SAM riboswitch aptamer (S box leader) from a soil metagenome, 103 nucleotides, folded computationally. The RNAcentral record of the sequence draws on MGnify. The coordinates come from a structure-prediction model, not an experiment, and the mean pLDDT is 80.

RNA sequence: CUCGUCUAGAGUGGCCGAGGGACGGGCCCGACGACGCCACGACAACCGCCCCGACUUAGUCGGGGGUCAGGUGCCAAUUCCCACCCGGUGUGGGGGAGAUGAG
Numbered sequence: 001c002u003c004g005u006c007u008a009g010a011g012u013g014g015c016c017g018a019g020g021g022a023c024g025g026g027c028c029c030g031a032c033g034a035c036g037c038c039a040c041g042a043c044a045a046c047c048g049c050c051c052c053g054a055c056u057u058a059g060u061c062g063g064g065g066g067u068c069a070g071g072u073g074c075c076a077a078u079u080c081c082c083a084c085c086c087g088g089u090g091u092g093g094g095g096g097a098g099a100u101g102a103g
Base pairs, nucleotide, nucleotide: 001103002102003101004100005099006098011040012039013038014037015036019029020028021027024082025081026080041075043073046071047070049066050065051064052063053061054060055059079097084094085093086092
């Protein structure tokens, strides 16, 4: 940079010690110890793996399925909400930003 997804799901213990939820506003979490780190555990089907299928029978493809957890990811709140545009003014649509996966 490109493409896909983002209203589902899933926590205990130990260490540390004051901030944290990306940014602005709001609202919330937090000394009954948040955030972070570590261990274990869980959740989850993006990649991978397995099965089926199609195609030129090496292999490729993407369609379907999996009782698949190896690589990532993730485990307060819809990406916590709003933000910018459109709109019937909202329980709608789109965009931006961000997160994550694959390339």